The RNA shown here (transfer RNA) has 73 nucleotides and comes from an Oligoflexia bacterium.
It matches the Rfam family "tRNA". The family's RNA type in Rfam is transfer RNA.
NCBI's taxonomy places the organism under Bacteria, Pseudomonadati, Bdellovibrionota, Oligoflexia.

RNA sequence: UGGGGAGUGGCGCAGCGGUUAGCGCAGUAGACUGUUAAUCUAUUGGUCGAGAGUUCGAGUCUCUCUUCCCCAG
Numbered sequence: 001u002g003g004g005g006a007g008u009g010g011c012g013c014a015g016c017g018g019u020u021a022g023c024g025c026a027g028u029a030g031a032c033u034g035u036u037a038a039u040c041u042a043u044u045g046g047u048c049g050a051g052a053g054u055u056c057g058a059g060u061c062u063c064u065c066u067u068c069c070c071c072a073g
Stems, first nucleotide, its partner, number of pairs: 001072007010025004018056001027043005049065005
């Protein structure tokens, strides 16, 4: 430098262009227990890497930038 892939709560990941962006773990509160752990119940936390475009409507489609991974030189 070229080609490909990925970026979504603290972490790991889902998410046909259309209700309020979900799941697991973690966190918080409660129940249970002699205590902790485990278990059960409830619950907090995201403006989806940044910017622009298309569209009635974008996490999803297009373009540019950016970070990481793989391949080629």